[in-house]
RNA sequence: AGCUCGUUCAAUGUAGUCGCUGGCCUGAAAAAUGGCGAGAGGAAAGUCCGGGCAGCACAGGAUACGAUAGUUGCUAACGGCAACCGCGUGUAAGCGUAGGAAAAGUGCCACAGAAACUAAACCGCCGCUGGUUUUCCAGAGGUAAGGGUGAAAAGAGUGGGGUAAGAGCCCACAGGUCUUGCUGGUGACAGUGAGGCGAGGUAAACUCUAUUGGCUGCAAGGAGACCUAGAUACCUUGAUCCGAGGAUGGUCGCUCACCGCUUGACUUCGUGAGCAAUCGCGAAGCUAGAUAGAUGACUACAGGCUUGCUUCGGCAAGUUACAGAACCCGGCUUACUAGAGCGAGCACCUA
Numbered sequence: 001a002g003c004u005c006g007u008u009c010a011a012u013g014u015a016g017u018c019g020c021u022g023g024c025c026u027g028a029a030a031a032a033u034g035g036c037g038a039g040a041g042g043a044a045a046g047u048c049c050g051g052g053c054a055g056c057a058c059a060g061g062a063u064a065c066g067a068u069a070g071u072u073g074c075u076a077a078c079g080g081c082a083a084c085c086g087c088g089u090g091u092a093a094g095c096g097u098a099g100g101a102a103a104a105g106u107g108c109c110a111c112a113g114a115a116a117c118u119a120a121a122c123c124g125c126c127g128c129u130g131g132u133u134u135u136c137c138a139g140a141g142g143u144a145a146g147g148g149u150g151a152a153a154a155g156a157g158u159g160g161g162g163u164a165a166g167a168g169c170c171c172a173c174a175g176g177u178c179u180u181g182c183u184g185g186u187g188a189c190a191g192u193g194a195g196g197c198g199a200g201g202u203a204a205a206c207u208c209u210a211u212u213g214g215c216u217g218c219a220a221g222g223a224g225a226c227c228u229a230g231a232u233a234c235c236u237u238g239a240u241c242c243g244a245g246g247a248u249g250g251u252c253g254c255u256c257a258c259c260g261c262u263u264g265a266c267u268u269c270g271u272g273a274g275c276a277a278u279c280g281c282g283a284a285g286c287u288a289g290a291u292a293g294a295u296g297a298c299u300a301c302a303g304g305c306u307u308g309c310u311u312c313g314g315c316a317a318g319u320u321a322c323a324g325a326a327c328c329c330g331g332c333u334u335a336c337u338a339g340a341g342c343g344a345g346c347a348c349c350u351a
Stems, first nucleotide, its partner, number of pairs: 002346008010337001012302007020039002023036003041322001045333002048331005053217004060242004065213005070084005085099001086097004100208002105206002107202003122147002124143003128139004157173005176197009221259002224252004234246003266285008303320007
C1' cells in the first nucleotide's frame, strides 16, 4: 500500500429571531401576562414474534385449529440471543443452515424415457431355433455390468471369483445403516469394538413424535352519562362441548374533555462473576406525552460531499440519507448515508 471479513460508534455543528406542545413558578381563583426549564429514532417504520398491563374464572378439562423442532445456557418471555455440535461453503478470517421421524401408514415423483417403485429389455451383451450362413435377417428367451433419458433408473465402491453373458450371486477390503457395549464430554456429539441388515427420494405433502398456545387489545378498560325492571334469559368463547362461576340487564357512531399516560424487565457511570448472551452490587439521574395529532420556519457562520473555474492560495454553485412518537418494553425484518474506531484473514513489497 491492496483485497476481504466481523463488530461498535455517529447520523452535520454553533448562535440568533419568530412560533408550537406539555411541566413548574407568578397571579386570591379561572383566564391572560411574564419568567424558568423540557420536547422523536436507530430504525419512532413493517405490525412479524414474545412479554407487561387491562377485561372476562388472576383461565380448569376434552376436542378442534395452529406454532415450534440439533445441544447447553440466557431471559419476564420468545419463533429471540450466546456458546458449542453436525452438515454445506470459502485459500482463510468467516458465512449459511425449517437441523426430530421415510426401518408405522397414506399420497406424490412433472418433462424426457422402454421402464418412476409389486420395476422395466430401447441400444448393447449372451447362447438357442429357423432362413444352405462365425459376420446378415427373423423369432422366442437370458442378462440391470455398459450406453442413452432423467432431478432421481432400484439405490455399497474397488478388486477377485463365478457365468453362455451377467448380477452382493459369492468372497476380501473399504464405506453405509440398525441394535448394542466401552472411552471422553453436562449435552448435541466424537472416537472405538461386537452382532445384524441391504433399506430410492419427498414430511416448506398428509401424518407421527415431543414441547407449546384460553380469547380479545389502550378504539383495552376505568370513571361518567342515558335507558330499562323483563328471564329455562344474559355474560365469561371472537371455534365446539363440558365444568365452574358471575350477577339487574342494555346503549354510548365521529370529534372534544377526566383517568389509563409514562418512574421503567428505565438511563448513565463505576465495579465484580461469566468464553459469551447475561447477571449481581454501589452511586447518580428523570429523559416527549400530543389527540388529527406539538417537536417547526428563517438568517448567519463553520464542517462534509459533488461539479465547474483557478494565478494552486482558493472562489462559485449545488447538495447534506432513510425517515418521524400515539399504552409500554424485549426482539426480528425492512429502508438508508458522507464517514470514523477496534479486531481478524489473505496475497504482495521493504527491512